A computed fold for a 509-nucleotide part of an RNA from an uncultured prokaryote, annotated as small-subunit ribosomal RNA, 5' domain.
Its mean pLDDT, the model's own confidence on a scale to 100, is 85.

Context: one part of a larger RNA
């Protein structure tokens, strides 16, 4: 000098853009953060309509809430950096693999069956949650058939599938091939410090056979052999998520890994599997542990390293806000629903950038302050005064863009069809969706009106005098100042430098 996720002191007008628990991966009250589908299925509350009525209601239709079965999604998105010195990451390769939804192509979608939740009745329990009996549906479950292709094969043969909704159309379902996307695996090289860590290793190294996996492999097991790593640093110990990048520097390098992006790991601590295309699963399950809560003491419930927020720790880090309008995601044929992702707003000079706090004139060089050799000098055109302007803030009115969609429609052009019907696609016209938002921007009104501080002035280093103090009080980055004339301490006047900031401190180059 630069730089910062900064903090502290003094001060503080506005706006734009960004950033905001670096510490306790400490504990968490409360709310929200993952649902959706009636075009898979049965059942169906309120309300409304009609009829009857003993005026309580009953029946039928419509309606579709809450729940249940089933499907898809809860493996994405969001958080954190504890662990990890490792094929974890980066980079370049490899072969023995899987891949829901999506795209292309081929072939199918036949016939049957038995249950079960919801529901009804009953029953246990304080609750959480159950038990028993009965009823019922499906794109839930099971069997048979079929098998081009598929899988196994000793090549004789054997095994194995489907689901419908709907009026045709369309959407699905099953099997297979290919693609795309995503993922799993292996290898070369690179990736912090310590030798006051020198030996380490028994599934260890290799083979045969078997098992296992989506897949190669000691991945696992039986047997056999005795190997394997290491001074080019094994093992052990400490520290640490890695990278694109970021900061600095002429570069080489050094430091670093906040925000944004890619990968990895973790989800109270430890372990485990289930389901599934995908997890050994943050807001799923089981077991153990610590902690917290409820309890009728028998037993239960919980997991903010999601968004806000609380306590605690700390020098220190924000609102229990708005909206799904946009972008994206999940579900759905769609309308639409959900979305603390996201987009916005709030708080904070935390940073960067921009603007303002007026401009012109004005010498009696006013008063006052300070100083003085007492004449003067200086503050200083500074102020006052005179004549102007109105950015920003305040106030009045107007007002884009972010909007693409979606909807319905007699007409138009297609698809389907025997058809001008019905259904359906497209385009134009029509209609119509904004949290931000009192938006940006433009404009009206009024008036210099509302807006300057901080540090320093011995040398380094730009800027000097007076008073006080008297090796005291104090200053200090280094050299060093202070013991009676201190430009170095404290105050004042003056000056210098930066400026809505200025200084100090920490850590980095």
């Nucleotide at each position: 000098g630069a730089a910062c996720g900064a903090a502290c002191g003094c001060u503080g007008g506005c706006g734009g853009c960004a950033g905001g628990c670096c510490u306790a991966a400490c504990a968490c009250a409360u709310g929200c953060a993952a649902g959706u589908c009636g075009a898979a299925c049965g059942a169906g509350a309120a309300g409304c309509u009609a009829u009857c009525u003993u005026c309580g209601g009953a029946u039928a239709g419509u309606g579709g809430a809450a729940a249940g079965u089933g499907g898809c999604g809860g493996a994405c998105g969001g958080g954190u950096g504890a662990g990890u010195a490792a094929c974890g990451c980066g980079u370049g390769g490899a072969a023995a693999c899987c891949u829901g939804c999506c795209c292309u192509c081929u072939g199918g979608u036949g016939c049957g069956g038995a249950a079960u939740a919801a529901c009804u009745u009953u029953u246990g329990g304080a609750a959480a949650c159950g038990g028993a009996a009965g009823c019922u549906a499906a794109u839930a479950c099971c069997g048979c058939a079929u098998a081009a292709g598929c899988c196994c094969u000793u090549c004789g043969g054997g095994g194995g599938a489907a689901a419908g909704a709907u009026u045709u159309a369309u959407c699905g379902c099953c099997a297979g091939a290919g693609g795309a996307u995503g993922g799993g695996u292996c290898c070369g090289c690179g990736u912090c410090g310590g030798a006051u860590u020198a030996g380490g290793u028994a599934g260890u190294u290799g083979g045969u056979g078997a098992g296992g996996u989506a897949a190669g492999a000691g991945c696992u097991c039986a047997c056999c052999a005795a190997g394997c790593c290491c001074g080019c640093g094994a093992u052990c110990c400490g520290u640490a998520g890695c990278u694109g990048g970021u900061c600095u520097g002429a570069g080489a390098g050094g430091a670093u890994g906040a925000u944004c992006a890619g990968c990895c790991a973790c989800a109270c601590u430890g372990g485990g599997a289930c389901u599934g295309a995908g997890a050994c699963a943050c807001g799923g399950c089981c077991c153990a542990g610590a902690c917290u809560c409820c309890u009728a003491c028998g037993g239960g419930a919980g997991g903010c390293a999601g968004c806000a927020g609380u306590g605690g720790g700390g020098a220190a880090u924000a609102u229990u806000g708005g909206a799904c309008a946009a972008u994206g995601g999940g579900g759905g044929a769609a309308a639409c629903c959900c979305u603390g992702a996201u987009c916005c707003a709030g708080c904070c000079a935390u940073g960067c950038c921009g603007c303002g706090u007026g401009a012109g004139u004005g010498a009696a060089g006013a008063a006052g302050g300070c100083u003085u050799u007492a004449g003067g000098g200086u503050u200083g055109u500074a102020a006052a005064g005179c004549a102007c302007u109105u950015u920003c803030a305040a106030u009045u009115g107007g007002g884009a863009g972010g909007a693409a969609a979606g909807g319905g429609u007699a007409g138009g052009c297609g698809g389907u069809u025997a058809a001008u019907a019905a259904c359906u696609g497209c385009a134009a016209g029509c209609u119509g969706u904004g949290a931000c938002g009192u938006u940006a921007c433009c404009u009206u009104u009024a008036g210099a009106a509302g807006a300057a501080g901080c540090a320093c002035c011995g040398g380094c280093u730009a800027a000097c005098u007076c008073c006080g103090u008297g090796c005291c009080a104090g200053c200090a980055g280094c050299c060093g100042c202070g013991g009676u004339a201190a430009u170095a301490c404290g105050g004042a006047g003056g000056g210098u430098g930066c400026a809505a900031g200025c200084g100090u401190u920490a850590a980095u180059c």